A computed fold for a 91-nucleotide RNA from Sphingomonas aracearum, annotated as Glycine riboswitch aptamer.

RNA sequence: AGGCGACGCGCGGGAGAGUUCUCGGGGAACCGGGACGCCGAAGGAGCAACCGCCCCGGAAUCUCUCAGGCACAAAGGACCGCGCGGAGCCA
Numbered sequence: 001a002g003g004c005g006a007c008g009c010g011c012g013g014g015a016g017a018g019u020u021c022u023c024g025g026g027g028a029a030c031c032g033g034g035a036c037g038c039c040g041a042a043g044g045a046g047c048a049a050c051c052g053c054c055c056c057g058g059a060a061u062c063u064c065u066c067a068g069g070c071a072c073a074a075a076g077g078a079c080c081g082c083g084c085g086g087a088g089c090c091a
Base pairs, nucleotide, nucleotide: 002090003089004088007085008084009083010082011081012080013079018036020035021034022033023032024031025030037070038069039068043066044064045063046062050058051057052056
């Protein structure tokens, strides 16, 4: 020189589940509240295969549904791809 690389930013892709009942506003569309029914892929929590510096820790796309979400749209969205930056490690 280079390689790996937690993490961050940008761009692209990105699912699931009621507009069922009721109340208020409204001509309606629609907006807001409540009830019940549902979803899991923000976050959070739990168990665990497994791993490690080993009796203590780290751990999921599994489980739960507190939060969040459930007509269309918008927003959000784990994860994936590309680009840039990059603590640190190896050389």
NCBI's taxonomy places the organism under Bacteria, Pseudomonadati, Sphingomonadales, Sphingomonadaceae, Sphingomonas. Rfam family: Glycine riboswitch aptamer. Gene Ontology term of the family: glycine biosynthetic process. From the family's description: This family represents the bacterial glycine riboswitch. The model forms 90% of the base pairs in the Rfam consensus. The sequence is in RNAcentral, with records from Rfam. The prediction has a mean pLDDT of 80.